[in-house]
């Protein structure tokens, strides 16, 4: 330098153009229990930056960060 891949709660993964972005884990908080785990109920909380297409973008398109692979 040049090609491609990847970036969604705290963690891991779903959602390939359409209803309030889903599961699970952990963290809270009740409920059970003597008491802790185990369970059962409930809340919190995320599309990597910006722009473009578009009635509608996590989904496409640019360009930028980070991370990775390869080649040079």
């Nucleotide at each position: 330098c040049c090609a491609c891949c990847a970036u969604u709660g705290g963690u891991g993964u779903a959602a390939u153009g359409g209803c309030u972005a889903a599961c699970a884990c952990u963290c809270c908080u009740g409920c059970c229990u003597u008491c802790c785990a185990a369970g059962c109920a409930g809340a919190u909380g995320a599309u990597g930056a910006g722009g473009g297409u578009u009635c509608a973008a996590u989904u496409c398109c640019c360009u930028c960060a980070u991370g990775g692979u390869g080649g040079u």
Description
The RNA shown here (transfer RNA) has 72 nucleotides and comes from a Clostridiales bacterium. Rfam family: tRNA. About the family: Transfer RNA (tRNA) molecules are approximately 80 nucleotides in length. By type it is a transfer RNA.